[in-house]
RNA sequence: UACAUCCCUGCGGGAGAGUCGGACUUCGAGCCGACGCCGAAGGCGCAACCGCCCCGGAAACGCUCAGGCAAACGGACCGCCGGGACAGA
Numbered sequence: 001u002a003c004a005u006c007c008c009u010g011c012g013g014g015a016g017a018g019u020c021g022g023a024c025u026u027c028g029a030g031c032c033g034a035c036g037c038c039g040a041a042g043g044c045g046c047a048a049c050c051g052c053c054c055c056g057g058a059a060a061c062g063c064u065c066a067g068g069c070a071a072a073c074g075g076a077c078c079g080c081c082g083g084g085a086c087a088g089a
Base pairs, nucleotide, nucleotide: 001088005085006084007083008082010080011079012078013077018035019034020033021032022031036069037068038067042065043063044062045061049057050056051055
């Protein structure tokens, strides 16, 4: 000094999934019940694959515990600026 890579703040983008009944009612998207559904917070599981190969790390796959099914919030992931770490030269 630092492409790539990794981490963090900020900004932008960001999907999916409900109906019926009841009581109340500020006529709600709230409350209660029944059944239904979604997966991209998190969690768990299998595994291609990877490694320092005893063992361990592992998904956008699966499960749906949690969360969610008007909006909002949240949201894996992607992009951009800034900051930090860092091989090599």